Transfer RNA from Petrimonas sp. IBARAKI, 72 nucleotides, folded computationally. RNAcentral holds the sequence, with entries from ENA. It matches the Rfam family "tRNA". Rfam classes the family as a transfer RNA.

[in-house]
RNA sequence: GGCGCGGUAGUUCAAUGGAUAGAAUAGAAGUUUCCUAAACUUUAGAUCCGGGUUCGAUUCCCGGCCGGGCUA
Numbered sequence: 001g002g003c004g005c006g007g008u009a010g011u012u013c014a015a016u017g018g019a020u021a022g023a024a025u026a027g028a029a030g031u032u033u034c035c036u037a038a039a040c041u042u043u044a045g046a047u048c049c050g051g052g053u054u055c056g057a058u059u060c061c062c063g064g065c066c067g068g069g070c071u072a
Base pairs, nucleotide, nucleotide: 001071002070003069005067006066007065010025011024012023013022018055027043028042029041030040031039048064049063050062051061052060
């Protein structure tokens, strides 16, 4: 340089044109306990950037950035 893959919550992953973007774990508050842990209840938190297509984009297309893979 070329090819293809990925980027979503603090972290690990879902969602693949239409829902309030969901779960686990971590965080905060509460209940329980002599205290801690565990358990239970509640709660806050995210779509890499720009443009395009579409009534509607996390999803499709183009460009860029980043990560790792294959190849010369």